Predicted 3D model of RNase P RNA and transfer RNA as a complex of 463 nucleotides. Rfam match: Bacterial RNase P class A. Gene Ontology terms of the family: dimeric ribonuclease P complex, ribonuclease P activity and tRNA processing. For this family Rfam cites "The Ribonuclease P Database" (Brown, Nucleic Acids Res, 1999). It is annotated as a ribozyme. Its mean pLDDT, the model's own confidence on a scale to 100, is 77.
[in-house]
RNA sequence: CCGUGCGGGCAGGACCGUCGCGAGGAGCGAUCCUCGAGGAAAGUCCGGGCUCCACAGGGUUCGGUGGCGGGUAACGCCCGCCGGGCGCAAGCCCAGGGACAGUGCAACAGAAAGCAAACCGCCGAUGGCCCCUCACGGGGAUCAGGUAAGGGUGAAACGGUGGGGUAAGAGCCCACCGCGAGGACGGCAACGCCCUCGGCACGGCAAACCCCACCGGGAGAAAGGCCACAUAGAGGAGGACGGGGCCCCGCAAGGGGACCCCACGGCGCGGCCCGCGCCGCAGGACUCCCGGGUAGGCCGUUCGAGCCCGUCGGCGACGGCGGGCCGAGAUCGAUGACGGUCACCCUCCGCAAGGGGGGGACAGAACCCGGCUUACGGCCCGCACGGACUU
RNA sequence: GCCCUGGUAGCUCAGCGGUAGAGCACCGCUUUCGUAAAGCGGGGGUCGUGAGUUCAAAUCUCACCCGGGGCU
Numbered sequence: 001c002c003g004u005g006c007g008g009g010c011a012g013g014a015c016c017g018u019c020g021c022g023a024g025g026a027g028c029g030a031u032c033c034u035c036g037a038g039g040a041a042a043g044u045c046c047g048g049g050c051u052c053c054a055c056a057g058g059g060u061u062c063g064g065u066g067g068c069g070g071g072u073a074a075c076g077c078c079c080g081c082c083g084g085g086c087g088c089a090a091g092c093c094c095a096g097g098g099a100c101a102g103u104g105c106a107a108c109a110g111a112a113a114g115c116a117a118a119c120c121g122c123c124g125a126u127g128g129c130c131c132c133u134c135a136c137g138g139g140g141a142u143c144a145g146g147u148a149a150g151g152g153u154g155a156a157a158c159g160g161u162g163g164g165g166u167a168a169g170a171g172c173c174c175a176c177c178g179c180g181a182g183g184a185c186g187g188c189a190a191c192g193c194c195c196u197c198g199g200c201a202c203g204g205c206a207a208a209c210c211c212c213a214c215c216g217g218g219a220g221a222a223a224g225g226c227c228a229c230a231u232a233g234a235g236g237a238g239g240a241c242g243g244g245g246c247c248c249c250g251c252a253a254g255g256g257g258a259c260c261c262c263a264c265g266g267c268g269c270g271g272c273c274c275g276c277g278c279c280g281c282a283g284g285a286c287u288c289c290c291g292g293g294u295a296g297g298c299c300g301u302u303c304g305a306g307c308c309c310g311u312c313g314g315c316g317a318c319g320g321c322g323g324g325c326c327g328a329g330a331u332c333g334a335u336g337a338c339g340g341u342c343a344c345c346c347u348c349c350g351c352a353a354g355g356g357g358g359g360g361a362c363a364g365a366a367c368c369c370g371g372c373u374u375a376c377g378g379c380c381c382g383c384a385c386g387g388a389c390u391u
Numbered sequence: 392g393c394c395c396u397g398g399u400a401g402c403u404c405a406g407c408g409g410u411a412g413a414g415c416a417c418c419g420c421u422u423u424c425g426u427a428a429a430g431c432g433g434g435g436g437u438c439g440u441g442a443g444u445u446c447a448a449a450u451c452u453c454a455c456c457c458g459g460g461g462c463u
Base pairs, nucleotide, nucleotide: 001387002386003385004384005383006382007381008380009379010378013342014341015340016339017338018337019336021036022035023034024033025032026031038362042373043372045371046370047369048368049367050220051219052218053217057274058273059272060271062216063215064214065213066212067081068080069079070078071077082096083094084093085092086091097211098210102209103208104205105204119151120150121147122146123145126144127143129140130139131138132137159177160176161175162174163173164172178200179198180197181196182195183194185192186191224299225298226297227296235289236288237287238286241283242262243261244260245259246257247256248255249254264280265279266278267277268276269275306325307324308323309322310321311320312319313318344359345358346357347356348355349354392462393461394460395459396458397457398456401415402414403413404412409446417433418432419431420430421429439455440454441453442452443451
């Protein structure tokens, strides 16, 4: 210098003039002054504030989170650490509890796939067979059998490497590593490290059911409140309506009742069951359909877990204290257009100074915050690796 | 603004861990004078896209894209 990877930061053009839009303020008025989109306002994926509804209880489910400690109003977010994986390194990634509580899954291939298995191979010590030998003994084939070291299949084959051992082999034995159990030490903890013992007996999948721990009432500004206006208490369909007690009338049959109990129907209690509460019974609770009216105003609504600066504590996320500031509130939805100068990027001309032309993305608040994710034009800095050149 | 739901062949849909299927449509052959019907055979798939979990993903999880419906 070039290239690659990672991390961090800045900023999302600035100023002036003319016209225009929304809000607030001043003024009797003409008019004037001030303010006016974002880092993501987006997706609506998490977490809260706020509002209404519910808030006897029990059982059983449902949804989410998942190493440890901390931050925070809270979180699935952030910070620090631990463990694992990748990388030469800087660094990056991890839904990272449990597979001796139980159930289940593993296609195809392969001999064998879950307290495993003998296809090829190796051996055939032992028992049997054949040959030589008088015998001792030796040799041969591999029938029984042994063997998981090698080959082959597979994503995965029941610890790995080396040595001993053996007929051949094998944790069969030994060393180291791995695994498991116990103990000591360090650390708040996850965990680390050391010692002793065990010859290995416990493979994978829980983003399969499940188990463990923790968390979770429902709905959402079309929440909700007030004012004004409007009217159809109209139409259609479904719809539980049973039993007993008590009281009254009556000679009786029977009739009536505003009371009680059980049942029945509906609504609510996150789902279901029990249960509880409320409403309903001879005109009807409630549900659905069709149709009609009004679709105006105000509050909620923007001062808030707010922003900036300094200082202190903390590795950090962040917190304490002091000072200063007010920085959009539309409601069919304002925040724009044109001209000029300068800056940025691209390109052309020129040795240069300079000049000409072109360009500026993603996107737009709608109750408000904290995050995550996704979209997007540009500039700057740092670290690491690789290559080339120079000293 | 809020909530729910779907995406698999040209069309309509199955499949919900183990080689992607059915009906209609399309192509070729047979049959017919010819067409249709019928019979036989065949082709055609980024399983909306991208990551992750797993030995293995259309299927499980997450993020994004596109479509449909409802709520005063």